Source information: This is a predicted structure of a 118-nucleotide RNA (SAM riboswitch aptamer (S box leader)). The sequence was found by an Rfam model in a public genome assembly. Of the family's consensus pairs, 97% are formed in the model. Rfam family: SAM riboswitch aptamer (S box leader). Gene Ontology term of the family: regulation of gene expression.
């Protein structure tokens, strides 16, 4: 690669390099951007996945294990720091309609991002 599980309307930026595009991907819409995008580097936040601390529980191979629960945490691993994963599109429901279009809710596809298999 790929596959299993969660979680994705909370939160959280300035510097300097750069110099035109970005917001995954196709197609529309809406939007960000030379008052400086993408991208890379320093600095600082964010979150609590994973980790850490204490408890309790379970197991029984008993100075141990637990992808059990709970409690404080934030030192490392990663992620992340514009709008919901910017909406919408596939399905099923309700709705409104001026019958052409539209709202709402759920779910699926997709993707992201973590662990863990491999």
């Nucleotide at each position: 690669a790929u596959g299993u599980u969660a979680u994705c309307a909370c939160g959280a930026a300035a510097g300097g390099c750069a110099g035109a595009g970005g917001g995954a991907u196709u197609a529309g819409a809406c939007c960000c951007a030379u008052u400086g995008a993408a991208g890379c580097c320093u600095u600082a936040g964010c979150a609590a996945c994973c980790c850490u601390u204490u408890u309790u529980c379970u197991u029984u191979u008993u100075u141990a294990a637990g992808a059990a629960a709970a409690u404080a945490g934030a030192a490392g691993g990663u992620g992340c720091u514009a709008c919901a994963u910017u909406c919408u599109a596939c399905a099923a429901g309700u709705u409104u309609u001026a019958c052409u279009a539209g709202a709402c809710u759920u779910g699926a596809c997709a993707g992201a991002u973590a662990a863990c298999a491999g």